[in-house]
C1' cells in the first nucleotide's frame, strides 16, 4: 500500500431494526467464619470507538475516519 476481519461496563462476551443492552469473571457491601476461603443475598460501573446518511426508530444498515488483527508482496 491491497485484501479480509474485529472494536460493547475494569477483562471477556452475548446482542443480525423495536421495553429499562446480555452474561460470566472482577470490584463494592452485608449476612456466614475467631479471621480468611467457600457460600448466599444487594448494588454500583456502558455517552456500544468518533462523525454522517438512511429509518416513525440504529449498538446492528450506508458513507467517511481512528485503532487493533491476519493474509499477501
Nucleotide at each position: 500500500a491491497u485484501u479480509u476481519c474485529c472494536g460493547u461496563a475494569g477483562u471477556g462476551u452475548a446482542g443480525u431494526g423495536g421495553u429499562u443492552a446480555u452474561c460470566a469473571c472482577g470490584u463494592u457491601u452485608g449476612c456466614u467464619u475467631u479471621a480468611c476461603a467457600u457460600g448466599c443475598a444487594a448494588a454500583a460501573g456502558g455517552u456500544c470507538c468518533c462523525c454522517u446518511g438512511u429509518u416513525c426508530g440504529a449498538a446492528a444498515c450506508u458513507g467517511g475516519g481512528c485503532g487493533g488483527a491476519a493474509a499477501c508482496a
The RNA shown here (transfer RNA) has 73 nucleotides and comes from Danio rerio.
Rfam family: tRNA. By type it is a transfer RNA.
The prediction has a mean pLDDT of 81.
The organism belongs to Danio, within Eukaryota.